[in-house]
RNA sequence: GCGGUAGUAGUUCAAUGGUAGAAUACAGGACUGUGGAUCCUGUGACAGGGGUUCGAUUCCCCUCUACCGCC
Numbered sequence: 001g002c003g004g005u006a007g008u009a010g011u012u013c014a015a016u017g018g019u020a021g022a023a024u025a026c027a028g029g030a031c032u033g034u035g036g037a038u039c040c041u042g043u044g045a046c047a048g049g050g051g052u053u054c055g056a057u058u059c060c061c062c063u064c065u066a067c068c069g070c071c
Stems, first nucleotide, its partner, number of pairs: 001070007010024004018054001026042005047063005
């Protein structure tokens, strides 16, 4: 230099154009002599910019970051 994969909640991962979810963590409550465990509830995210579309995490382009391959 060229090509490819990935980027979503504090963390690990889903979601193949139609309200972004789960587990865990965190906060509150129930239970318990206290704590833990268990149960209930809540907070919290689409790497950045632009385009297509009635509508984009999803499709297209550019940039950034990480990893892999070729030279």

Transfer RNA from a Candidatus Woesearchaeota archaeon, 71 nucleotides, folded computationally. Its mean pLDDT, the model's own confidence on a scale to 100, is 82. The organism belongs to Candidatus Woesearchaeota, within Archaea. Its Rfam family is "tRNA". By type it is a transfer RNA.